[in-house]
RNA sequence: GAAAAUCAUAGAGGUUGCCAUAACCAAGAGUCAUUCGUGGAGUAUUGAUAGAUACUGUGAAACGAACAAAAGGGGGUGUGGCCGAAGUGCUGAUGCUAUCAUAUCAGUUAACUGGGCCAAUAGUUAAGAACUAUUGGACUGUCGCGAUUGUGCGGGGUGCUAUGACAGAA
Numbered sequence: 001g002a003a004a005a006u007c008a009u010a011g012a013g014g015u016u017g018c019c020a021u022a023a024c025c026a027a028g029a030g031u032c033a034u035u036c037g038u039g040g041a042g043u044a045u046u047g048a049u050a051g052a053u054a055c056u057g058u059g060a061a062a063c064g065a066a067c068a069a070a071a072g073g074g075g076g077u078g079u080g081g082c083c084g085a086a087g088u089g090c091u092g093a094u095g096c097u098a099u100c101a102u103a104u105c106a107g108u109u110a111a112c113u114g115g116g117c118c119a120a121u122a123g124u125u126a127a128g129a130a131c132u133a134u135u136g137g138a139c140u141g142u143c144g145c146g147a148u149u150g151u152g153c154g155g156g157g158u159g160c161u162a163u164g165a166c167a168g169a170a
Base pairs, nucleotide, nucleotide: 006165007164008163009162010161011160014083017082018081019080020079021078022077024075025074034066035065036064037063038062042055043054044053045052046101047100048099049098050097051096086113087112088111089108090107091106092105093104094103095102114140115139117137118136119135120134121133122132123131124130142155143154144153145152
């Protein structure tokens, strides 16, 4: 008389951290469906293309009138679980069949993202809400360098901080 590395445990970022859930609220929407009238041959199955199937002169689409929803998604509040929390990506299944796209569900490391906010573009969506991806901007947290008490530069979450073990070992 250590440091580093490794392992384990516990924490921090934000009062818009992340996710889930309950009721309420707005919207969905005066929309779908149903009935009546006009009309007179097309219509539908997530989107496009091609097919297949179904409905339709016992009246399709469209228009008008009456009546009139719901689901997914969203807002704040409450509750719960957490700090790669989570999301993207990837794989598989489903949505009549095939391709491309897209939505939902399940799984998932070895890829990317520290966090939320704003703007633009694209996608999903009823939506200008929200979400996702890319780019940019300021803010914020952490570590390193750095003091003219610094308005700086750079890095990333398998990170950062603390404790313990390794060990009164070397």

Predicted 3D model of a 170-nucleotide RNA (Lysine riboswitch aptamer) from Leuconostoc rapi. Of the family's consensus pairs, 98% are formed in the model. Rfam family: Lysine riboswitch aptamer. From the family's description: Riboswitches are metabolite binding domains within certain messenger RNAs that serve as precision sensors for their corresponding targets. Its family is annotated with lysine biosynthetic process in the Gene Ontology.